[in-house]
Molecule: FMN riboswitch aptamer (RFN element)
Organism: Gulosibacter sediminis
RNA sequence: CACGUGCUCCGGGGUCGGUGAAAAUCCGAGCCGGCGGUAAAGUCCGCGACCCGCAUCUCACGAUGCGGCUGAUUCGGUGCAAUUCCGAAACCGACGGUUAAAGUCCGGAUGGGAGGCGCGCGGU
Numbered sequence: 001c002a003c004g005u006g007c008u009c010c011g012g013g014g015u016c017g018g019u020g021a022a023a024a025u026c027c028g029a030g031c032c033g034g035c036g037g038u039a040a041a042g043u044c045c046g047c048g049a050c051c052c053g054c055a056u057c058u059c060a061c062g063a064u065g066c067g068g069c070u071g072a073u074u075c076g077g078u079g080c081a082a083u084u085c086c087g088a089a090a091c092c093g094a095c096g097g098u099u100a101a102a103g104u105c106c107g108g109a110u111g112g113g114a115g116g117c118g119c120g121c122g123g124u
Base pairs, nucleotide, nucleotide: 003122004121005120006119007118009116010115015029016028017027018026030104031103032093033092034047035046036045037044042091043090051068052067053066054065055064056063057062073089074088075087076086077085095107096106097105
């Protein structure tokens, strides 16, 4: 050093036009892509969140644990190695609300969180 432990901080993005009484929801054209792994990933493997069930704790709010559910990509090129790069063409996107149907508006969320940087102590 590794490793263990404690603490602070950080930790989600995206629009215009047309039609219409009314649509950022329809039509047209755009835009966006959490975390870890790996040859660099929205679509591979895994995780988180949302939702559901059970159990424990709580006066309650709610918290924790376990489990379930959980969308989408191919082809070509380069290379030791890439469904990750380059070229091309595709596809996907929870729940509630909204005088018209939502990945993009509003809301739960000044929330939660996979995880990340740093610092302290121990160790060495």